[in-house]
RNA sequence: AUAUAACAUUGGCAAACUUAUUGAAAGAUAAGGACGCAAAGCUUAAGGGCCUAACCCGUAAACGGUAUGGCAGCCAGUUGCGAAU
Numbered sequence: 001a002u003a004u005a006a007c008a009u010u011g012g013c014a015a016a017c018u019u020a021u022u023g024a025a026a027g028a029u030a031a032g033g034a035c036g037c038a039a040a041g042c043u044u045a046a047g048g049g050c051c052u053a054a055c056c057c058g059u060a061a062a063c064g065g066u067a068u069g070g071c072a073g074c075c076a077g078u079u080g081c082g083a084a085u
Base pairs, nucleotide, nucleotide: 003085004084012037013036017032018031019030020029021028022027035073041078042077043076047075048074049071050070051069056065057064058063
């Protein structure tokens, strides 16, 4: 320097759920809480995928379509600590 993630130290993060706030919704934030995580750090116009559909468009209506709204704990991109080989 590159590759790998079986064991593991000091540590780190925190799913579901509950309460409060926020949002049209999906979701987000805070506190509690731990299912898990070796990148569960960062990145969402200019990779893919997924969720939602207020506005807008279509429709007589039911409803359908649409991201400019979201998800990085789906894959991906990118940076990186310690240990072992």